Background
FMN riboswitch aptamer (RFN element) from Xylanimicrobium pachnodae JCM 13526 = NBRC 107786, 139 nucleotides, folded computationally.

RNA sequence: ACGUGCUCCGGGGUCGGUGAAAAUCCGAACCGGCGGUGACAGCCCGCGACCCGUGCCCGCACCCGACAACGGGGAAGGCCCGGUUGACCUGGUGGAACUCCAGGGCCGACGGUCAAAGUCCGGAUGGGAGGCAGCACGG
Numbered sequence: 001a002c003g004u005g006c007u008c009c010g011g012g013g014u015c016g017g018u019g020a021a022a023a024u025c026c027g028a029a030c031c032g033g034c035g036g037u038g039a040c041a042g043c044c045c046g047c048g049a050c051c052c053g054u055g056c057c058c059g060c061a062c063c064c065g066a067c068a069a070c071g072g073g074g075a076a077g078g079c080c081c082g083g084u085u086g087a088c089c090u091g092g093u094g095g096a097a098c099u100c101c102a103g104g105g106c107c108g109a110c111g112g113u114c115a116a117a118g119u120c121c122g123g124a125u126g127g128g129a130g131g132c133a134g135c136a137c138g139g
Stems, first nucleotide, its partner, number of pairs: 002138006008130001014028004029119002031108002033047004042106002051083003055079003062073004088104005110122003
């Protein structure tokens, strides 16, 4: 040099309307993880998380068999791998842009909630792609 670990690592709801009741409906709003990409990306490519599955590890309560030790089953959890996973067009500039500018549009898991949720509550003081620096260990 490099590797591993620790610290770090996601934002957004106000007003009005209807109504018995809506931060969920209607009208105005607000928000956008990480890496890549000939020039800057929520909507191009890929990753992460959520959700699902095989296998393996571990194994509470409890059950069974032994009954000295222990053995089998077993929730939750963990790991590898796999599956699923939303949304963009036009014009302009330029050597080059679905990434910039102009205009118009679209998307957003699951559970909960006296009426339906990207924004409220919850799993989450969790997990995590990842990356500047510092520290520790290895080197």